[in-house]
Molecule: small-subunit ribosomal RNA
Organism: uncultured prokaryote
């Protein structure tokens, strides 16, 4: 750093997915060691059990017992003033847990606190007098089941209470000071008021007293009180940061501020009295979702984006919700009341309890650990210490849950071992891997040592302080005594012995890694494209391979990539995107210029930004993950000091920006009111008579009751031809007759002012086509609906016609959308030009009009340089820049629900989600294709000539049938095709009956030659038997050829697969195309050449030309025909010469003609004329046998159908193997309701018959064509001549010609079927030949819709021959005779070429696609309602407790004049829960319901997309 998917193919636009890093993770496989970390994310769900908070006798009063011991016994003594519980201090507010709430001064960071506290602790001042009354424990009852409660009695303090003292602390009345708004505030405090206390322990005896040891004394040390100052910790207050939703836009009554009270540690409406009507808010208040904040942690190149686990700071909370109490500190996790779920216990009276502390248990869950050790260390509590106490800690256990490191050996080993796997059968590969053979010992295992983590405290024993003191006490050198949970610790040393230690994913592309089996759109895979339908590198297994490694995969979720929300760093003319316009508020932004100022903006300086943690540099564990010094960083914020360009603010001024004024101009620019003529329609009336009128063609209508036509008169509405122009004019919609009235704007010209006054513009205000809506009107024409109107039509609820009514016109009033488009916001500056057009100025010249030059302002076309994904824009920008505002983030769902706002409605505006798809789009290529266009072919249509379709028959083909009716061809391009011959054979189908190395081919091994006759059985293959026969080469072993017999490699298949293939073919199409190298243009696909302008049968040829060239096609050579030469002369000719014949090239003999068969000749627009561009070329002509490729043929470019053929052959793969092979007989392919193709014969007089009668051509013959001649009515039989054929034979051509008959009938016409005799081939005509003769004599009278074939020697008509073939032709391929007819032409049907246009097609139009409907599935609205959260108002209702207040009760300590009084308590005032009542809200459900998505081939039809068949959309 980029990859992969839209497309035939491109460029863009744009989602979607991948590679990467990460994690408190789970899951699957699978698993060896150690270190460092981590370890209920879910139910702030509910708990058994055990612990987690105590201590102190150096505050006090009390004070057991076991044992022990003495003792006669009662007892005593010791345990012990111990344990115990009680008052009393301290402490429990720390430490731990956990994130439910909280969107807040809760957290961050930076202040402020003259508005505050602060136990223990530290300095530093001064004190600690003298009294009183009570109380618990204890005893002694009572009540209870139990917690427990309650009486009576004794007592003690560092418990309680009063009184002295007040250095200092607090108040603030005098005075002073300072400042006033003259009301009053502020400092300062002489004097005055108001406040304290506790003792405990050692020591000693200086001092006092007692009196010679003690104390009330003194010292020590520690309590204690009042303050003073710091530490350290808290409350409080500010400024700035801190999640979406505006489909939450208004909120707020103690509410907002003010005086005065109270309150509190302290400010404050905190509170309550009174007074004002304020406060918040578009810079988002109010609601409502969501969430602990933070240092930071992962991802990123960074800005950024997610997170907010462990550790660290701060806060909230302790079952839920209220409440206070004590205290320095709580409204208190293991502390009280109250209520309220919920658990337990009960004697049913009542009670207990609160793991979100550590471990555990259930429970939810995808899912998270022991009911362990220990206070050795560190740290906390409490004590003078010793010590206790500490589930904080510290350590151990389970967990690959992470990161880190180390192992599972290491050299050697080719014969490339065996196995696998693959094969082209040769061999590769697994693989130096193994084995072997040498070494080696990490780690784990065993034994034996073996640190650090301990520092202290006590003890004893010098020194210093203190002190009257050598006592006590503190500090300390020294010496002594121990104190380790971890731990069988690290670590370190011996043994043994390669031993005890590899797995996961993947391998079609992206993405490193290939093959073989088996499956057969099935199983399955799959993160995206997408594999699987018989040869799957995509599935499953397997061999090998690649990737990481004690782990590898896969899932969820984050970050990147993603420049896909874009501050860095995007867009909007057609891809998503510019508001229908315009005034204009707020906002944002702004012209020259002096001076200030110093807010933004820069510089330095101090603070602060914890710590960890990232970096960076040292050290520590063998190393690394870890640890741990230092450092730098922490881009922040605050203070302070500089600078003064630029930017703001104040301010002197200036005109270039923008306005005013003055005079002209142009113009469908608005409103109003009047006037006009031309057409339509209707009404009156003339004239006239039968149709009018509509259409594609008709009818519907209207017309003899007089229309249509035509004239003259009249009414009414409604729009203004012509001028009229990519002309004006408006801000858009718009806006067109003519006149007047009122109005707005623009633009020019020369001056004068005013001095920035200006651009834009979120809300907000007005305008806004058509259509619709309201009320009045008005109604001529045109017109949704409607007429079941008429057509059309498969059907027409359309499109065409005939009518027609809202509406269209007017006043008012409303709606508010449009493709409201230049799909192009608005305003400024810049940045080459040509040509037109409209208005105005000036100039030049001129009688003038017109013209030109040149200068503004609009409007238009082309175009530079830029831009563009391309199309394309280009001074009227989409260029190049600035200012503002609007908008856009895949497609579909949806501009749809909901919810708001706005309308009378109709609906507008704002505007989702879930779900579903991987493309959805946009320019622009090259095909295709259109009922687009142009231009041209072609027997394509048109003229024309004959079929075809009706019949009967062949024939092939469906379909039916059957034991088989073998298989293959299936529009054109399958169907007289493969088959150029199915009686048997072919034959590959059915039945039967046989054969298994096999009918054929190679190899091997024994045996025989080989052949061969004869007979039996049997349908026959076959089987028995039988008969002759011994060959040929030899080195004498034996081989070759054949046959038998065995063995097993293999034969063998007309089994499958033409969709695995070669090859061969059809067919677009004998159509003129189809390409390529080089250059050029385009980013690219691909263009250009090839397009144009002629012409041509043609990409043929010329011209032109960013193209020059080439290359398969075309043409030409080639074959045969048609003239002619030469050459050659038998089998063929025969002029001329001779012979000869009843005739006859018979015969000599010629070589001329024909003919043969070689070889040349000839035609090439060569020549004239014309046209045309002087070119190609075309018309016409000449001469020519032939004239414009003279006529036919071979000869088919690139490719198209997965087009035909595995059954010609050929071959992968797969199947069969006593049978899907092979043999033989018989049957079948020939079948017969019926349907198509092709064909032959007909229907008849251009004819049928019946006699006579003329002329061809090209072909074939020896297992062959046969003569002549005799037999037969004939098929044909007999005969055998000649002929391997220019000799002879098939061989009689036929239509024609000549001449009778037949007379328009089912016929003298056709011959089909049928019956009889018969001929031929052949082993055999029964199924199942062909002919022949004789009878017989169907249908059929020229053939619907609809089709087919042919332009001349052709079409029609006649006959002839050949292949196949034993036989069998109406079919095939040849052959000639006779011989036409029209083509005005290219509208039209088909097919095809080129050029151009649209396309939403590319499987390409047989393409795509759209909607109702059925049917399954999902999600989602609406719904009568239900059941829940949550939350407002109102009134009720009131537990526990505070503080004031207080009519009641009441009450030890002080006071007291004894009467009370001060104080205090119960009771009323406020209030949780929890209930009533009405609203609002969310999210669940809900009969029925409305659309939407999706789904294999389901229904009707065909909107769309080509002019998509009525352009198409809004």
């Nucleotide at each position: 750093a980029g990859a992969g998917u839209u497309u035939g193919a491109u460029c863009c636009u744009g989602g979607c997915u991948c590679a990467g890093a990460a994690c408190g993770a789970a899951c699957g496989c699978u698993g060896g060691c150690g270190g460092c970390g981590u370890g209920c994310u879910u139910a702030a769900c509910a708990c058994a059990u055990g612990c987690a908070a105590g201590u102190c006798g150096c505050g006090c009063g009390c004070g057991a017992a076991a044992g022990g011991g003495u003792u006669u016994c009662g007892a005593c003594c010791u345990g012990a003033g111990u344990a115990g519980a009680g008052c009393g201090g301290c402490g429990c507010a720390c430490g731990g847990g956990u994130g439910a709430g909280u969107a807040a001064c809760a957290c961050g960071u930076g202040g402020g606190u003259a508005a505050c506290c602060u136990a223990c602790c530290u300095u530093c001042u001064g004190g600690c007098g003298u009294g009183g009354a009570a109380u618990a424990a204890u005893c002694g009852g009572u009540c209870g089941a139990a917690a427990g409660a309650u009486c009576g009695u004794c007592u003690a303090a560092u418990a309680c209470c009063a009184c002295a003292u007040a250095a200092g602390a607090c108040c603030a009345c005098a005075g002073g000071g300072g400042c006033u708004u003259c009301g009053g505030c502020c400092c300062u405090a002489a004097g005055g008021g108001u406040u304290a206390a506790a003792g405990a322990u050692g020591g000693c005896c200086u001092c006092u007293g007692u009196a010679c040891a003690c104390a009330a004394g003194c010292u020590a040390u520690c309590a204690c009180c009042a303050g003073u100052a710091g530490a350290a910790g808290g409350g409080c207050u500010c400024g700035c940061g801190c999640u979406g939703c505006a489909u939450c836009a208004g909120g707020u009554a103690g509410u907002u501020g003010g005086u005065g009270a109270g309150g509190u540690a302290a400010u404050g409406g905190c509170u309550c009295a009174c007074c004002a009507a304020g406060c918040c808010u578009g810079a988002g208040a109010u609601g409502g979702u969501u969430a602990g904040c933070u240092g930071g942690u992962c991802u990123g190149a960074g800005a950024g984006g997610a997170c907010g686990a462990u550790c660290a700071g701060c806060c909230a909370c302790a079952c839920u919700g209220g409440g206070a109490c004590u205290g320095a500190g709580a409204c208190a996790c293991g502390g009280c009341c109250c209520a309220g779920a919920c658990u337990c216990c009960u004697a049913c009276g009542g009670g207990a309890g609160g793991c979100a502390g550590c471990a555990g248990u259930g429970g939810g869950g995808a899912a998270u650990a022991u009911u362990g050790g220990a206070c050795a260390a560190u740290g906390g509590g409490c004590g003078a210490a010793a010590g206790c106490c500490u589930g904080a800690u510290c350590c151990a256990g389970c967990a690959a849950u992470g990161c880190c490191g180390c192992g599972u050996g290491u050299g050697u080993g080719a014969c490339g071992a065996a196995g696998g796997c693959c094969u082209u059968c040769g061999g590769g590969u697994u693989g130096u891997a193994a084995a072997g053979c040498a070494c080696u010992u990490u780690c784990a295992g065993u034994a034996a040592g073996g640190a650090a983590g301990a520092a202290a405290a006590g003890c004893u024993a010098g020194a210093u302080g203190u002190u009257a003191a050598u006592a006590c006490c503190a500090u300390u050198a020294g010496g002594u005594c121990u104190u380790g949970a971890c731990g069988u610790u690290a670590c370190c040393u011996a043994c043994a012995g390669a031993a005890g230690a590899a797995g996961c994913a993947c391998c079609g592309g992206c993405u490193a890694a290939c093959u073989c089996u088996g499956u057969g759109c099935c199983a399955g895979c799959a993160g995206c494209c997408g594999c699987g339908g018989u040869a799957a590198u995509a599935c499953a297994g397997a061999g090998g391979g690649u990737g990481c490694g004690a782990g590898c995969g896969u899932u969820a979720a984050u970050c990147g990539g993603a420049a896909u929300u874009a501050c860095u760093g995007g867009g909007c003319g057609u891809a998503a995107a510019g508001g229908g316009c315009g005034c204009g508020u707020a906002g944002g932004u702004g012209g020259c210029u002096u001076g200030g100022u110093a807010a933004g903006u820069u510089g330095g300086a101090u603070g602060u930004g914890a710590a960890a943690g990232c970096c960076c540099u040292g050290g520590g564990c063998u190393u690394a993950a870890c640890c741990u010094g230092g450092g730098a960083a922490u881009u922040g914020c605050a203070u302070u000091u500089g600078a003064u360009a630029c930017u703001g603010c104040c301010u002197c001024g200036c005109u270039a920006g923008a306005g005013u004024a003055u005079g002209g101009u142009a113009g469908a620019g608005g409103g109003a009111a009047g006037c006009g003529g031309a057409a339509u329609u209707c009404c009156c009336g003339g004239u006239g008579u039968a149709g009018c009128g509509g259409u594609g063609a008709a009818a519907u209508g209207c017309g003899u009751a007089g229309a249509u036509a035509u004239c003259g008169g009249g009414a009414g509405g409604a729009a203004c031809a012509u001028c009229a122009g990519u002309g004006g004019c408006g801000a858009a919609g718009g806006c067109g007759g003519c006149u007047u009235c009122c109005u707005g704007g623009a633009u020019u010209a020369a001056u004068a002012c005013u001095g920035a006054c200006a651009c834009u513009g979120a809300g907000g205000c007005g305008c806004g086509a058509a259509a619709g809506c309201g009320u009045g009107g008005g109604g001529a024409g045109c017109a949704a609906a409607c007429a079941g109107g008429g057509a059309u039509u498969a059907g027409a609820u359309a499109c065409c016609c005939u009518g027609g009514u809202a509406g269209u016109c007017c006043a008012c009033g409303c709606c508010c959308u449009a493709a409201a488009c230049g799909a192009u916001g608005a305003g400024a500056a810049c940045u080459a030009g040509c040509c037109g057009u409209u208005g105005g100025g000036g100039g030049u010249a001129u009688c003038a009009a017109a013209a030109c030059c040149u200068u503004u302002a609009g409007u238009g076309u082309c175009g530079a340089a830029g831009c563009u994904a391309a199309c394309g824009c280009g001074u009227u920008a989409a260029g190049u820049u600035c200012u503002c505002c609007g908008c856009c983030u895949g497609g579909g769902g949806a501009g749809u629900a909901c919810g708001g706002c706005c309308g009378c409605a109709a609906g507008g505006c704002u505007a989702a989600a879930a779900c579903u798809c991987a493309a959805a789009u946009g320019a622009a290529u090259u095909g295709a294709c259109g009922g687009g266009g142009g231009c041209c072919c072609g027997c394509a249509c048109a003229a024309g000539c004959g079929g075809u379709g009706g019949a009967g028959c062949a024939u092939g083909u469906g379909g039916u049938u059957u034991a088989a009716u073998u298989c293959g061809a299936u529009g054109c391009a399958a169907c007289g095709c493969g088959a150029a011959a199915a009686a048997c054979c072919u034959u590959a189908c059915c039945u039967a009956c046989c054969c298994u190395u096999g009918a054929c081919a190679u190899c091997c091994u024994g045996c025989g030659a080989a052949c061969u006759u004869u007979c039996u059985a049997g349908a026959g293959a076959u089987a028995g038997a039988u008969u002759g026969g011994u060959g040929c080469c030899u080195u004498c072993g034996g081989g070759a050829a054949c046959g038998c017999a065995g063995u097993g490699a293999c034969a063998g298949g007309u089994g499958c697969u033409g969709c695995a293939u070669g090859g061969c073919u059809g067919u677009c199409g004998u159509c003129a195309g189809c390409u390529c190298g080089u250059g050029u243009c385009g980013u690219g696909a691909g263009a250009u050449g090839u397009u144009g302008g002629g012409u041509u049968a043609a990409g043929u040829c010329c011209c032109g030309u960013a193209a020059c060239g080439a290359g398969c096609g075309c043409a030409a050579c080639c074959c045969u025909u048609g003239u002619c030469c030469u050459u050659a002369g038998u089998u063929g000719c025969c002029a001329g010469c001779a012979c000869g014949u009843a005739a006859u090239g018979g015969u000599g003999g010629g070589a001329a003609c024909u003919c043969u068969a070689a070889g040349g000749a000839g035609a090439c627009u060569g020549c004239c004329g014309g046209u045309g561009a002087u070119a190609a070329a075309c018309c016409g002509g000449a001469g020519g046998a032939a004239g414009g490729u003279g006529g036919g043929g071979a000869u088919g470019a690139c490719g198209u159908c997965a087009a035909g053929u595995c059954a010609u052959c050929a071959u992968g793969g797969c199947c069969c193997u006593u049978a899907u092979g092979g043999g033989u007989a018989g049957g079948g392919c020939u079948a017969c309701a019926c349907a198509c193709g092709u064909g032959c014969u007909a229907c008849a007089a251009u004819g049928g018959c019946c006699g006579g009668u003329a002329c061809a051509g090209a072909g074939g013959g020896c297992a062959g064509c046969u003569a002549a001649c005799c037999c037969g009515c004939g098929a044909g039989g007999g005969g055998g001549c000649g002929c391997a054929a220019a000799u002879c034979c098939c061989a009689g051509a036929a239509a024609g010609c000549c001449g009778g008959u037949c007379g328009u009938a089912g016929u003298c016409c056709g011959g089909a079927u049928c019956g009889g005799a018969g001929u031929c081939u052949g082993c055999a005509a029964c199924u199942c030949g062909a002919c022949u003769c004789c009878g017989u004599g169907a249908a059929g009278u020229c053939g619907g819709a609809a089709u087919c074939g042919c332009u001349a020697g052709u079409a029609a008509u006649c006959g002839c021959g050949a292949a196949u073939c034993a036989g069998c032709a109406u079919g095939u391929c040849g052959c000639g005779g006779u011989g036409a007819a029209u083509a005005c032409g290219u509208u039209c049907c088909c097919g095809g070429g080129c050029c151009u246009u649209g396309u939403a097609c590319a499987c390409a139009c047989c393409g795509c696609c759209c909607g109702u409907c059925a049917c399954a599935c999902c999600a989602u609205g609406g719904a009568a309602g239900u059941g829940g959260g949550u939350u407002g108002c109102a009134a009720a209702a009131g537990a526990a407790g505070u503080g004031g207040g207080u009519a009641g009760c009441u009450u030890a300590a002080c006071c007291u004049u004894c009467g009370g009084g001060a104080g205090g308590g119960c009771g009323c005032u406020c209030c949780a829960c929890g209930g009533u009542g009405u609203g609002g809200u969310c999210a669940g459900u809900g009969a029925c319901u409305g659309g939407g998505g999706u789904g294999a081939a389901g229904u009707c039809g065909u909107a769309a997309c080509a002019a998509g068949g009525u352009a198409a959309c809004c």